This is a predicted structure of a 479-nucleotide part of an RNA (small-subunit ribosomal RNA, 3' major domain) from a metagenome. Its mean pLDDT, the model's own confidence on a scale to 100, is 82.
Context: one part of a larger RNA
RNA sequence: UGGCGGGGGUCCGCACAAGCGGUGGAGCAUGUGGUUUAAUUCGACGAUACGCGAGGAACCUUACCUAGGCUAGAAUGCAAGUGGACAGUUAUGGGAAACCAUUUCCUUUCUUCGGAACUGCUUGCAAGGUGCUGCAUGGCUGUCGUCAGCUCGUGCCGUGAGGUGUUGGGUUAAGUCCCGCAACGAGCGCAACCCCUAUCUUUAGUUGCCAUCAGGUUAUGCUGGGAACUCUAAAGAGACUGCCGUCGUAAGACGUGAGGAAGGCGGGGAUGAUGUCAAGUCAGCAUGGCCUUUAUGCCUAGGGCUACACACGUGCUACAAUGGAUGGUACAAUGGGCAGCUACACAGCGAUGUGAUGCUAAUCUCAAAAAACCAUUCUCAGUUCGGAUCGGAGUCUGCAACUCGACUCCGUGAAGCUGGAAUCGCUAGUAAUCGUAUAUCAGCAAUGAUACGGUGAAUACGUUCCCGGACCUUGCACA
Numbered sequence: 001u002g003g004c005g006g007g008g009g010u011c012c013g014c015a016c017a018a019g020c021g022g023u024g025g026a027g028c029a030u031g032u033g034g035u036u037u038a039a040u041u042c043g044a045c046g047a048u049a050c051g052c053g054a055g056g057a058a059c060c061u062u063a064c065c066u067a068g069g070c071u072a073g074a075a076u077g078c079a080a081g082u083g084g085a086c087a088g089u090u091a092u093g094g095g096a097a098a099c100c101a102u103u104u105c106c107u108u109u110c111u112u113c114g115g116a117a118c119u120g121c122u123u124g125c126a127a128g129g130u131g132c133u134g135c136a137u138g139g140c141u142g143u144c145g146u147c148a149g150c151u152c153g154u155g156c157c158g159u160g161a162g163g164u165g166u167u168g169g170g171u172u173a174a175g176u177c178c179c180g181c182a183a184c185g186a187g188c189g190c191a192a193c194c195c196c197u198a199u200c201u202u203u204a205g206u207u208g209c210c211a212u213c214a215g216g217u218u219a220u221g222c223u224g225g226g227a228a229c230u231c232u233a234a235a236g237a238g239a240c241u242g243c244c245g246u247c248g249u250a251a252g253a254c255g256u257g258a259g260g261a262a263g264g265c266g267g268g269g270a271u272g273a274u275g276u277c278a279a280g281u282c283a284g285c286a287u288g289g290c291c292u293u294u295a296u297g298c299c300u301a302g303g304g305c306u307a308c309a310c311a312c313g314u315g316c317u318a319c320a321a322u323g324g325a326u327g328g329u330a331c332a333a334u335g336g337g338c339a340g341c342u343a344c345a346c347a348g349c350g351a352u353g354u355g356a357u358g359c360u361a362a363u364c365u366c367a368a369a370a371a372a373c374c375a376u377u378c379u380c381a382g383u384u385c386g387g388a389u390c391g392g393a394g395u396c397u398g399c400a401a402c403u404c405g406a407c408u409c410c411g412u413g414a415a416g417c418u419g420g421a422a423u424c425g426c427u428a429g430u431a432a433u434c435g436u437a438u439a440u441c442a443g444c445a446a447u448g449a450u451a452c453g454g455u456g457a458a459u460a461c462g463u464u465c466c467c468g469g470a471c472c473u474u475g476c477a478c479a
Stems, first nucleotide, its partner, number of pairs: 001479002003476003007473007015463002019426005026317008034308002042053002064303007076126009088105001091102004108117003128292002131290003137286002139281003142277001144275001149188006155164003168179003194269004199237007209226002213224003240263001243257001244255004319419001323378007335366003340359002344355004385416001390411007432455007
């Protein structure tokens, strides 16, 4: 100087407490361990691995296994030599294909005739490797932590390591600011500048809008028209403790304060200091070294990654009446669409099919929002709860749904009556709950992820305790 303490002081955080809803019990989905296997490819392992890499494993992917094949190689470049043939195509045989053997057809283009281009073969140089090492590395990332810290120049103090500044008194979300001070300044962080959102103004009105006027329809901004409103998308305004009062030297704090759409950081996002964990990644990519070269490379078919006594994590669906079922009536936002989204009509109980129309989209379409509300029914049961499992019949995608797809219909109707010890999330448009969209994608194992809106709470006395962190101080047989 740091680190540590079941030392002290001060302070903070869904850390506890106060509440709400879960997990842990059931079934299923998914990941992991283990076991099994020819293979169940590899990585990730307290917090910071386990719906993680994977934003989509039937083939492909694919790295694994089995079997069959190739050897300058599946791809690309350079040089030399050689050739206009090889390649390709046709057919036959073998084969699961890849490939192997034989075979038919074809015999490049430009030219200043020097050559050039294209392409094949041979040789040489460069191959290839998801093989090893993340403890050789770059880059990127997680975490402490959006915590308030981490440093430097000069000066001063100390033999020196170092200290001071950065400590102290207040204050703040903040090393934020004020006052003091052998310090005076500065940098990286904090904050602000950026984006979204809440209010208003201006500009602009098509594909969006419709108050007023007119026309028209069973009906609809449907039409003329309008530029008000909503909205769209650009530019501005607006919030600063600015004003008032109280306290205070100040910084600042307080108020049922005024005004205001918004009040004391208005609410979110992006943004992650010096460093820590030899943290993670050589399988995104790059890369040193090592290893391999008729194989640890490459091609192909089939299988596997989907196994299943079991254990754990993360979820979904439930156990019901604040509910289930049937019928009716409303109200969103974000997004996507041409190898696409599809109105509408017809067929089918349905998944879907057939025809057909509009849209490269504020125009057409996916699209029905669902909880909600209004009726009727069920009456506390393993039930009209719950839907696993299994049988049958189908639809769609795709060369191909056996291993191993999703969906539909009929039948079947398991466990489960609120879950031990323990444990998780959340402080407001939040939790809870309800649907919607998208990426990936032929299809889909999505109950996942990422967004979007609808309905919409309870509680916080407080900081003694648990956990983590910050500053000061003290002890130390630690470095």
Its Rfam family is "Bacterial small subunit ribosomal RNA". Its family is annotated with structural constituent of ribosome and ribosome in the Gene Ontology.